The RNA shown here (Bacterial RNase P class A) has 426 nucleotides and comes from a Planctomycetales bacterium. Its Rfam family is "Bacterial RNase P class A". Rfam's curators write: Ribonuclease P (RNase P) is a ubiquitous endoribonuclease, found in archaea, bacteria and eukarya as well as chloroplasts and mitochondria. Its mean pLDDT, the model's own confidence on a scale to 100, is 76. Of the family's consensus pairs, 94% are formed in the model.
RNA sequence: UCAGAGGGUGGGGCGAUCGCUCGUCGACCAGCGUGUCGAUCGGGAGGAAAGUCCGGGCUCCACAGGACAGGAUGGUCGAUAACGUCGACCGGCCGCGAGGCUAGGGAAAGUGCAACAGAGAGUAGACCGCCGAACGGUCUGUCGGGGAUCGUCCCGGACCGAUGCGUGGCAAGGCUGAAACGGUGCGGUAAGAGCGCACCAGCGGCCGAGGUGACUCGGUCGGCUUGGUAAACCCCAUCCGGAGCUAGACCAAACAGGGUGCAGAAGCGGUCCGCUUCAUUACGACACUCGGGUAGGUCGCGAUAGAGGCGACGAGCAAUCGUCGUGCACAGAUAAAUGAUCGCCGUCAUCGAUGGCCUUUGUCGGAGCCCGCUCCGGCAAAGACCACGGUCGUCACAGAACCCGGCUUACAAGCCCUCUGGUCGU
Repeated sequence: UCAGAGGGUGGGGCGAUCGCUCGUCGACCAGCGUGUCGAUCGGGAGGAAAGUCCGGGCUCCACAGGACAGGAUGGUCGAUAACGUCGACCGGCCGCGAGGCUAGGGAAAGUGCAACAGAGAGUAGACCGCCGAACGGUCUGUCGGGGAUCGUCCCGGACCGAUGCGUGGCAAGGCUGAAACGGUGCGGUAAGAGCGCACCAGCGGCCGAGGUGACUCGGUCGGCUUGGUAAACCCCAUCCGGAGCUAGACCAAACAGGGUGCAGAAGCGGUCCGCUUCAUUACGACACUCGGGUAGGUCGCGAUAGAGGCGACGAGCAAUCGUCGUGCACAGAUAAAUGAUCGCCGUCAUCGAUGGCCUUUGUCGGAGCCCGCUCCGGCAAAGACCACGGUCGUCACAGAACCCGGCUUACAAGCCCUCUGGUCGU
């Protein structure tokens, strides 16, 4: 100086005027209420408030059982109230690296899927090919035999050789493909093949060392070797009551009944069993349905309270935990408040014939000297930085609704820390 990796922070500031809302205090009213007015009073959106994806606190269903079905998770060890979250480590893949990703148990329990090409894609396979060892065929030569017309002909005989024509042997070589049923070499064979051997890779058994463990490293033996896919169905292991602030509690107001249902109804996400409660003289409880009436408020809900925040010390690689301290409390609406205007400052961008400093190139002058290098000064051009001034420029993502722990997504400018690779100089 360029390019990257990981982590953190940040989310414009100040003032004035007017407006909204909550609390506190005070005043007013025939009205006492959800009222009205006032104040040198105090407070008033987030890191994600978003998504509604997980887990809880809290509330109700009864005190919430068993099985099946359904759903979720899936390396190991820890953290946590819990989680599908977080931390560290292990394995695999990517990257030169710092680092990143991981839906990471099982494919010889079963089923399924893989276009096209290709002989053949998992009890596979013969398209091009290789093989004369085995059995035939064909051909040349030699030997033997027979006939005969000196040339020559026949033999259904023998031997050597050739020929892959037939029966047959092979899957080593080539081809196709993303992928072809271990790799390299040697031996062996008619030609071949883990057929055998050596060295590897893979799988399995045994032993040793390290580690809490997943696992890692090493030694030895063996058969020679059994593809991929489970974020396909499936198998295995572990876990799982429901509904939710429109939860729910209380006050006020109002009323008109009718019908149906007994193998009774209700309760528990679905089904079955079991259990509990109510009813069992067809009244009634309960459920469903037709019809009528009322429907306004308070709390929940905002704090000396909590899985709380902050600080110190200690333990731990870390996530996090323990002890002590701390008057740290900063929104509370219910159609939903937290806003508008103005001024100044700030961030970023851009312009400038301004000023300062530095670098590079060119040129002029001077000095030194190793004779083409170095130093000093001036001028010109270009570039970077700082200051100053200007610009009707720019300032992201985006709004609480019971509360909390996470995850995911969106995000302009600026700032900080650590690490990796390249280049140049010393």